The RNA shown here (SAH (S-adenosyl-L-homocysteine) riboswitch aptamer) has 77 nucleotides and comes from Actinoplanes aureus. Its Rfam family is "SAH (S-adenosyl-L-homocysteine) riboswitch aptamer". For this family Rfam cites "Riboswitches that sense S-adenosylhomocysteine and activate genes involved in coenzyme recycling" (Wang et al., Mol Cell, 2008). The organism belongs to Actinoplanes, within Bacteria. The coordinates come from a structure-prediction model, not an experiment, and the mean pLDDT is 78.
[in-house]
RNA sequence: CUUGCCGAGAGGCGCUGCAACGGACCAAGGUCCGCCACGCUCGGCCGGGUUAAAUGACGCAAGGGCGCCUCCUGAGA
Numbered sequence: 001c002u003u004g005c006c007g008a009g010a011g012g013c014g015c016u017g018c019a020a021c022g023g024a025c026c027a028a029g030g031u032c033c034g035c036c037a038c039g040c041u042c043g044g045c046c047g048g049g050u051u052a053a054a055u056g057a058c059g060c061a062a063g064g065g066c067g068c069c070u071c072c073u074g075a076g077a
Base pairs, nucleotide, nucleotide: 001048002047004045005044006043007042008041009040010070011069012068013067014066015065018039021034022033023032024031025030038063
């Protein structure tokens, strides 16, 4: 650094639908149908890659299509 898994980012309902995924077709470029708004970030674990480098302590999040609702903070906005 990274596949996968787990946890966290207050909690829901409805709608649309890009990517990914599944199916069919195909001129093998794609088309149609289905599904679909944590696919993002932070942390942890097994494994894989890499070989740039000390380490420790303290502190700590930021984002996420549209509409509606609940919760929390705030005298209210």